[in-house]
This is a predicted complex of two RNAs, RNase P RNA and transfer RNA, with 446 nucleotides together.
Model confidence (mean pLDDT): 76 of 100.
Rfam match: Bacterial RNase P class A. About the family: Ribonuclease P (RNase P) is a ubiquitous endoribonuclease, found in archaea, bacteria and eukarya as well as chloroplasts and mitochondria.

Formats: sequence, C1' cells, structure tokens
RNA sequence: UAAGCAGGGCGAUCGCGUGUGCAAGCAUACGAGGAAAGUCCGAGCUCCGUAGAGCAGGGCGCUGGAUAACACCCAGUGGGGGCGACCCCAAGGAUAGUGCCACAGAAACAUACCGCCGGACAUUAGUCCGGUAAGGGCGAAAUGGUGAGGUAAGAGCUCACCGGCAGCCGGGUGAUCGGCUGGCCGCGGUAAACCCCGUCUGGAGCAAGACCAAGUAGGGAGGCGCGGCGCAAGUUUUGUGUCUAAGGGCUGCUCGUCCGAGACCUCCGGGUAAGGUCGCAUGAGGCGGCGGGUAACCGCCGUCCUAGAUAGAUGAUCGCCUCCCCGCGGGCCGUAAGGUCUCCGGAGGACAGAACUCGGCUUAUAGCUUG
RNA sequence: GCGGGAUUGGCCGAAUGGCUUAGGCGCUGGACUGUGAAUCCAGCCACGAGAGUUCGAUUCUCUCAUCUCGCCCCA
Repeated sequence: UAAGCAGGGCGAUCGCGUGUGCAAGCAUACGAGGAAAGUCCGAGCUCCGUAGAGCAGGGCGCUGGAUAACACCCAGUGGGGGCGACCCCAAGGAUAGUGCCACAGAAACAUACCGCCGGACAUUAGUCCGGUAAGGGCGAAAUGGUGAGGUAAGAGCUCACCGGCAGCCGGGUGAUCGGCUGGCCGCGGUAAACCCCGUCUGGAGCAAGACCAAGUAGGGAGGCGCGGCGCAAGUUUUGUGUCUAAGGGCUGCUCGUCCGAGACCUCCGGGUAAGGUCGCAUGAGGCGGCGGGUAACCGCCGUCCUAGAUAGAUGAUCGCCUCCCCGCGGGCCGUAAGGUCUCCGGAGGACAGAACUCGGCUUAUAGCUUG
Repeated sequence: GCGGGAUUGGCCGAAUGGCUUAGGCGCUGGACUGUGAAUCCAGCCACGAGAGUUCGAUUCUCUCAUCUCGCCCCA
C1' cells in the first nucleotide's frame, strides 16, 4: 500500500421471535451485518382533479463501455504524488459577456516608481519630451523561459533548445498521441462567482397506500373572498338551484384543468393503543458449473428458499475442544541477533444490531491472513 | 422510520471571500459613594470538527458530529 476474514464446534440448563404439527403446551425447523449505521446518490413499488407544453430551479460534466438507474463501477486519456507496490483528480468553457482580485505596489488589464537609452534646455546638482518590461522594487499573481546574436538602450526583433497555440498528415471509435509547418505566443487569475454550452430531470414518500374497526364535536376562533341569473319565503334579509370573471386546489410559476360563492388557509380544541390485516419477504435473489468479454458485466444450465419484529425476537450462564495474542520453561536450527515446534499458566476477541426492498458511496472497526 | 432547519464568547445576536469577527446583556478591575444601586472608564472571553477550492474561508463545496422541528384520526 491493495485485497480478504470478522472466531468456530459440541454438550447441559434457562429464555425470546416467527412458521408448521398435534394429544393444546409440548415437539420441530429457521432466526442479523460488512457495514444492518449515516441517509449522501440512484432505482423498484405506491399515491397525487394525467405528471401535457413552456419558463424557472436542481443534478451531472475528459473519452469509451457497463447497468433497471446512478454522482457508483470497469477500461483508457491527460495531470499530480510516491524509491516502489500503488494511490489521488468537481478534469467542459476565462478571445460569449459581467463581476471580483484585500494589503502592498507606478500599474491587477491597461499602466513607466527607480533604473537604462536618445533628444531638447540648462550645463556644478537637474528639468521636460520620447523609447524601453532586460535589471531593481511590490505582491499569491507583473507582459512565455534559458542562452546567444542584435540594438542608442531594449524587445520573438532574429536564431538554438524547452513550453504553449493553430493548421496539415498519420495511428486510435474517442479523449488524445506522434511527426511536420507557422514567431503564431499584446490579450493574467478566479466558473466549489454570476454565467454560457452539452445532457438528465413532475412531486411526495411504506407514518407511501388499500381494506376493516373504534372514538370524538365533522366543534370553536381568526384570515381571505362574498359577484351574475332564477325560484321560494319575505322585505333590504333568509333559504335553495345554477353560472364563472372574485377566490381556491392540483407541493415553484404560467398556460391548462378541477372546485367554486364557501371552496380554502392558520391556530385552538377533541379522539385513539397514535388500533388491526394487507403492503411485507421469490428477489434487477444466493450458490456452483460452462461460455462471451481485458474488465465492470452479460448469457445458459443445475440447485437452494435462507429473519420478519412493532418498543421492537435473534440471548445468558457453565463445561470441553479449537483459532489468534501475551508470559515462562524445554527441544531443534543459527557464531549471534533471532526463527520455529510444543507443555503449562493468564487475559482478551473490535465496530456495531434488520424495520418496504434492492444497486452503490461515505463513515466506524480489535485482531489476523495474503499479494 | 421519513422529511426540513440550525450550530459565532456564559446568554442573545450581526456579517459582501480580505484589517484584531460588530453590538447588547453578563463577568472582572477601577472611579464616584459613608455603603450599595445607577452612571462613567478600562479589560477578558467566540466562528462545532476535519478535508478541499482559492493568494486568502465564519462565508463556497464535501464528509462527520451535535441540537431542534414536523408527521396519525376529526381533515
């Protein structure tokens, strides 16, 4: 550093959960994990006045593959770390645009503070104009890097090497790699800042949901809204029917759709055991073999059925054997350090515990084994 | 079990990625007073933990820890 195991067996006594059997309290069968955990992703399944369209929002982000699906996995590319085995990478775009870059510094994206060079003036010191990013200084970051030529001083201005970018040719499905050509290199950093591009995406979750049963008060207060038409009573109200443009539901908004003048929201209050059965244990299932594939994974055949609780079962004690650890003694090997075998004695074996079910990730983990 | 939210001194509570993280209550010391209260002055005490992005993190991202709220029927 990578991967794996997660102590085991037998007997006795007491005890728990579920299924089955009957003679009804006995017998018998089975009974946690690699993470059952965190709930971080992805699905199955169920429901939601169809989930349709658009916008917003969110996830993902090198390439190819694999899969029910994924942010996982496999293979590769590029970059980084390690002597190495091996490990890590949120790895699209910074010439699409906008924002930000504290302090320091002349300047943080368009600029000359010191210095260097040229010219003018003055000519003891200097002032002004222009050139210069080679040197100094500031900083996390300062105009591709090193060297040579060149120049007034400098500068890819020119050349060699290195780095980057673009084009062409060749290999590869592709990311990309190799070669050649071009001074092309004035145009920082930040996208885990907004954003742009590509791609995926309806929401809620087994306390989903279905059926049965019980109970209370389908109660009170507040908020919001209170239109049109008809009928009846009746006199400025009430009841009832209907309509949609107020309003409301459809778990972001609009269209849409449904309800609708009470549909709705909030709080208080009340009921109950926050009830029973199903969902709920045959599944993208485990094991073995063969075949395909570098692998993840897939196909075929055989075989097995392997927890189902609801305050939550799967346990406790004793004895014996065995695995690992420690101590002492002895034997063997070795010059020694030490290694190995064995008797006896002693202490200990972690993290943790199913709750609808799977695929991953992350985190916790004594001790041991292998490369 | 499922789904939200939060974590900054002893308590409450603010913050544009940039100075030593405001402010109030409290605490400690001093002044004032005969003493105390009030008042005034000075001081002490913090970003839950670990990684990453960035020049730089309380702030952005991930992992972990802790705390807290909601859920059934009348509906």